Predicted 3D model of a 1516-nucleotide RNA (small-subunit ribosomal RNA) from an uncultured Actinomycetes bacterium. The sequence is in RNAcentral, with records from ENA.
[in-house]
RNA sequence: AGAGUUUGAUCAUGGCUCAGGACGAACGCUGGCGGCGUGCUUAACACAUGCAAGUCGAACGGAAUCCAUGGAGUAGCAAUACUCCGGAAGAUUUAGUGGCGAGCGGGUGAGGAACACGUGAGAAACUUGCCCCGGACUUUGGGAUAACAGUUGGAAACGACUGCUAAUACCGAAUACCUUCGGAGGCCCGCAUGGGUCAUCGAAGAAAGAAUUUCGGUCCGGGAGAGUCUCGCGGCCUAUCAGCUUGUUGGUGAGGUAAUGGCUCACCAAGGCGACGACGGGUAGCCGGCCUGAGAGGGCGACCGGCCACACUGGGACUGAGACACGGCCCAGACUCCUACGGGAGGCAGCAGUGGGGAAUAUUGGGCAAUGGAGGAAACUCUGACCCAGCGACGCCGCGUGCGGGAUGAAGGCCUUCGGGUUGUAAACCGCUUUCAGCAGGGAAGAAGCGAAAGUGACGGUACCUGCAGAAGAAGCACCGGCUAACUAUGUGCCAGCAGCCGCGGUAAUACAUAGGGUGCAAGCGUUGUCCGGAAUUAUUGGGCGUAAAGAGCUCGUAGGUGGUUCGUCACGUCGGAUGUGAAACUCUGGGGCUUAACCCCAGACCUGCAUUCGAUACGGGCGAGCUUGAGUAUGGUAGGGGAGUCUGGAAUUCCUGGUGUAGCGGUGGAAUGCGCAGAUAUCAGGAGGAACACCAAUGGCGAAGGCAGGACUCUGGGCCAUUACUGACACUGAGGAGCGAAAGCGUGGGGAGCGAACAGGAUUAGAUACCCUGGUAGUCCACGCCGUAAACGGUGGGCACUAGUUGUGGGGACCUUCCACGGUCUCUGCGACGCAGCUAACGCAUUAAGUGCCCCGCCUGGGGAGUACGAUCGCAAGAUUAAAACUCAAAGGAAUUGACGGGGGCCCGCACAAGCAGCGGAGCGUGUUGCUUAAUUCGAUGCUACGCGAAGAACCUUACCUAGGUUAAAUCAUUGGGAAAAGCCACAGAGAUGUGGUGUCCUUCGGGGCUCAAUGAAGGUGGUGCAUGGCUGUCGUCAGCUCGUGUCGUGAGAUGUUGGGUUAAGUCCCGCAACGAGCGCAACCCUUAUCCUAUGUUGCCAGCGCGUAAUGGCGGGGACUCGUAGGAGACUGCCGGGGUCAACUCGGAGGAAGGUGGGGAUGACGUCAAGUCAUCAUGCCCCUUAUGUCUAGGGCUGCAAACACGCUACAAUGGCCGGUACAAAGGGCUGCGAAACCGCGAGGUUUAGCGAAUCCCAUAAAGCCGGUCUCAGUUCGGAUUGGAGGCUGCAACUCGCCUCCAUGAAGCUGGAGUUGCUAGUAAUCCCGGAUCAGCACGCCGGGGUGAAUACGUUCCCGGGCCUUGUACACACCGCCCGUCACACCACGAAAGUCGGCAACACCCGAAGCCGGUGGCCUAACCGUAAGGAAGGAGCCGUCGAAGGUGGGGUCGGUGAUUGGGGUGAAGUCGUAACAAGGUGACCGUACCGGAAGGUGCGGUCGGAUCACCUCCUUU
Repeated sequence: AGAGUUUGAUCAUGGCUCAGGACGAACGCUGGCGGCGUGCUUAACACAUGCAAGUCGAACGGAAUCCAUGGAGUAGCAAUACUCCGGAAGAUUUAGUGGCGAGCGGGUGAGGAACACGUGAGAAACUUGCCCCGGACUUUGGGAUAACAGUUGGAAACGACUGCUAAUACCGAAUACCUUCGGAGGCCCGCAUGGGUCAUCGAAGAAAGAAUUUCGGUCCGGGAGAGUCUCGCGGCCUAUCAGCUUGUUGGUGAGGUAAUGGCUCACCAAGGCGACGACGGGUAGCCGGCCUGAGAGGGCGACCGGCCACACUGGGACUGAGACACGGCCCAGACUCCUACGGGAGGCAGCAGUGGGGAAUAUUGGGCAAUGGAGGAAACUCUGACCCAGCGACGCCGCGUGCGGGAUGAAGGCCUUCGGGUUGUAAACCGCUUUCAGCAGGGAAGAAGCGAAAGUGACGGUACCUGCAGAAGAAGCACCGGCUAACUAUGUGCCAGCAGCCGCGGUAAUACAUAGGGUGCAAGCGUUGUCCGGAAUUAUUGGGCGUAAAGAGCUCGUAGGUGGUUCGUCACGUCGGAUGUGAAACUCUGGGGCUUAACCCCAGACCUGCAUUCGAUACGGGCGAGCUUGAGUAUGGUAGGGGAGUCUGGAAUUCCUGGUGUAGCGGUGGAAUGCGCAGAUAUCAGGAGGAACACCAAUGGCGAAGGCAGGACUCUGGGCCAUUACUGACACUGAGGAGCGAAAGCGUGGGGAGCGAACAGGAUUAGAUACCCUGGUAGUCCACGCCGUAAACGGUGGGCACUAGUUGUGGGGACCUUCCACGGUCUCUGCGACGCAGCUAACGCAUUAAGUGCCCCGCCUGGGGAGUACGAUCGCAAGAUUAAAACUCAAAGGAAUUGACGGGGGCCCGCACAAGCAGCGGAGCGUGUUGCUUAAUUCGAUGCUACGCGAAGAACCUUACCUAGGUUAAAUCAUUGGGAAAAGCCACAGAGAUGUGGUGUCCUUCGGGGCUCAAUGAAGGUGGUGCAUGGCUGUCGUCAGCUCGUGUCGUGAGAUGUUGGGUUAAGUCCCGCAACGAGCGCAACCCUUAUCCUAUGUUGCCAGCGCGUAAUGGCGGGGACUCGUAGGAGACUGCCGGGGUCAACUCGGAGGAAGGUGGGGAUGACGUCAAGUCAUCAUGCCCCUUAUGUCUAGGGCUGCAAACACGCUACAAUGGCCGGUACAAAGGGCUGCGAAACCGCGAGGUUUAGCGAAUCCCAUAAAGCCGGUCUCAGUUCGGAUUGGAGGCUGCAACUCGCCUCCAUGAAGCUGGAGUUGCUAGUAAUCCCGGAUCAGCACGCCGGGGUGAAUACGUUCCCGGGCCUUGUACACACCGCCCGUCACACCACGAAAGUCGGCAACACCCGAAGCCGGUGGCCUAACCGUAAGGAAGGAGCCGUCGAAGGUGGGGUCGGUGAUUGGGGUGAAGUCGUAACAAGGUGACCGUACCGGAAGGUGCGGUCGGAUCACCUCCUUU
């Protein structure tokens, strides 16, 4: 730092996806060790059990135990031992009173959008136990009470009564440095209320003791730390939440609090908040920080730290310095537990742990040794805070699983072209080492402290050190088509499966599965989820809006934002310095400590912020004073379809009346409906009525846009120019808002000529709810009122400034020129065209910007769903505005490129049409095909480019098919070994193959060969795949094209060249040109044919000279000619003339056998059709192997209702038949051609002369010509069919050959729609030959004979070439594609209802409790001699008040028969709407109609093709 994916390819737009990092993770496979961290993200769900807050006897009275001296008893001589009683002083323990603590520490994140948090200020409006400092005190009295004892209630929890007692418990009095309050003063200070201080008068206010030092207690002042309150600023989403508020906002007074305050109450006023987002809804603990990122940002708020909130749910207060209190109290509720049923108990979101939920998260561990906390004077006690250990690869970090040598490159595996390659120095084997783990020995620091001393470590016999043995105990996971490092084999066969995206899999899968190999990471590796990144894909940094998504239809204007110039001033922004703060941790840098690292420690930086203060004043801003250039006013001109109203004019259509007039009119592609003899259309005259305004007219004018057009008048808005008098920044933009706003549509009332949705009829059509025609209602028109949308478009918001020009045109002015009319120059303002720089993805824009800048507004963020649903606002309605989501796809879209295509255009060619000739299509027959049939009718070929095709020839064979019978190896080859036979012949069985039996015994150079048997190795297959292939072939097409190198242009695909002007059969050639050259094609070279020459002369030829014959080159001879062979010549637009660019070329002519490629052939560019062929051959893979091989017999390929294709023969007189008679070329021949002769009517037969062929034979060419006959008929045409008799080939003509003769004598009288061939020696016609072949030819391939007609021409059909244009096509029009309907699935909306949540309101009830009141009742301390008083308490009442109840609404969600559209889905139905002029140009708005796409009306747009015209511009 990028990459993949839209396309045939390209650029840009744009989304989707990937590579990175991270995690409190989870899941899969795997798992050696250690260190440091970390571990319920879900049910703030419910909790068994244990522990988590106590401590002080140095506050107090008791109680219990121990105990010296003492007394008594027993035993003993005694010492002494034991037992009992009592017990000073003391020691230990502690239920209770009392003190302190329990508001800390620990947990959780439910709630909360708030002064909750962060940050910075303020409190002159406050509090503060313990701790520290200072000052002053600690005097004197009193009454109770728990414990305890007794009685008593209860199951328990827990009480009740009586009696006694102590205090650092409680109370009175004294004193007052002092404090508070009240009165009146002085001084100082402050931002206001006010604060500080000094002296004075009055009132009120304290205390506690215990003890060895010492510790306490009270008052006052100060401090530290902590808390409380107030304020500025900051940080979520939603406007489909726009108005909210009655203690609400303020005041006065009172109450309350530690304290300010509507905090509460009474009264008064009517305020307060909100587009800078109030109120409402949703979501959420906030921060330091963590993750990511270059940063700015984005996401998160686990662990650690600060703050807040909460403690089963809700409410409440008490105590206290501090709580409205997690392990306190009271009440209500839900839940759980105990119960003797009367009542009680409880709250793990403390640490462990359990159940549950969940993809998922640990031990009911050790210790107070350390750190910290509570109490205590202290020892000490308590401490699930904490320190440790355990479990989990959950994360980070470190280490190991060995190291070196070792090639016959072992074996095995895998692959293989069978040679080998690879695994792989890997292993084995040899040598070495011992980290970690294991065993053994030694063994800490952490201990400052406490204690008189002894002693005191949970971790832990741990870390660490030493020794020992042995390579010993220790490697997996994912991936290998591209992105993305890494490839083969087998299996599978659109199956099974994979997949993050693109996409793999339909028999050769590097993409599935497995294996081998490889790549990556490694005690882990992958997957899933989430976040950031990449994504400049929300763009502040750092994007866009003509056509890709995106400028509001237009204007005015509010708030807001922005704002000309000069001076002064302030110092708000801005800039600089300083101060305070910005906790620590974190991060970075530098050091240090654990062997290293992670981790930890120290120091510095950072903390980009906030506040205060001192300064600066250029710029922005505030204030003040000016200026004139922005803006406006004034004056004078000026153009105009600008707007509103009134009046008015002519042409035309229609209608009415009358006249003339007669049979049609009208309409169309062609028709019909319609109108017309009741008189239409046409024509003339008159009249009525409505709507629109020809020419002028424009590319022109005006307006903000929509829009505006006959003329006149009235009213009225704006612009432009000139003058430079006035105002003095008055400006620009503009969220909301307001007004205007085509057409259609709506309401009311008019009007209604024409046109004309709907509708009706007629056509068209497969249908035609359309296009076309005839009618025709709303509407179109007017008035008033709505609607508020259009492709409302320049698809381009408004304003200002700047940045080359040329040219046209509208309006105004100045100057020059000028008699005038013109004309020229300059300038301001509009409307156009072209064009430079620049911009743009390109197209294009270009002073009227889409260029360069500034200001303001609107809008966009993938396609579809959808401008839809719901909600809201507006509307009479139609509907408009605002505006989602689920779901689904990997694209959708823009510009340009190359093709292809067009029922687009231009040019050109072709037997393409036309002009002709002959056919086919009708008949019969032949051949082929389809179909049907069949045991089989083998297979292939299927538009042109299959169908007389493979097949140049199926009776058997062929043969591949069927039936039946055999065979397991038949045939061939190679090698090795063996045998003496084998072949042949005969006989038998059999359909035959075959089997059985008999007969038979080879050659040799002696090496062997031939034959046969056996073994081994190769079998064989016309089985499949032509969509795995080679080769060959067809077709476009003998069409003129197809490309390359270099250069140039373009971001690029590509273009140029190859286009253009001519010309040609031709990309043939010439000219021009950012191209210059080249290649494959074209042409030529090759063959043949046409003329001549030379040479040669047999088997060919015979003119001349001879010989001979009935006759014949028959013979001698000859080379003249023909001919054969070979070699040359000739034709090249070379010559002349016209045209043409001094060209290519073309037209005409001459000469010539031939003239413009002379005719014909061979020759087939790059490529297309997955064209054809696995059945010519070859071949990969698959399949069969007692068969899908192979042999044999018979059958079939020849079957026949029908259809098609190609032919033959005809339908006749240009003919048939009979007789006579003439002229070829090219071929073939030895298993052959076969003369002559004879026989047969004939096919043919008998016999055999010649010939391996310029010699002989096939072999008479036929049409033609001459003569005769037939005379228009189903015939003397035609020959099918059938019967009979024969011939030939062949082993064999039954299925199933050909030919002959006799007889028979069918259809057919020139062929519908349609369709084929041919342009000259051609068509047509006539014979001849050949291949195949035993035989079989109407087919095929060749040969010659006779021998035409027509072509004006390129409009049309077909095919092709070039240029251009449109395109939504690229599998390329046999393309693409739209909508209904039917089926399946999915999400969503509506819906009678129904169920639930939340917040609020009204009323009812009203617990605990604070506060207030209180007759009666009760009461130790104080006063009083007493009565009593003061004061207090329970009880009762009241306000407030949680939960609960009732009610009607709000809002959100679940569900819902049915219903609506939407989306998706290899092969459903109907049509053909769109893309080409898409066959009626498309689209937008609106209205109506229709199965559906859609159609039509009205208005609008060009994002329409084509042709023509006009104007302007560019170039020369």
Its Rfam family is "Bacterial small subunit ribosomal RNA". Its family is annotated with ribosome and structural constituent of ribosome in the Gene Ontology.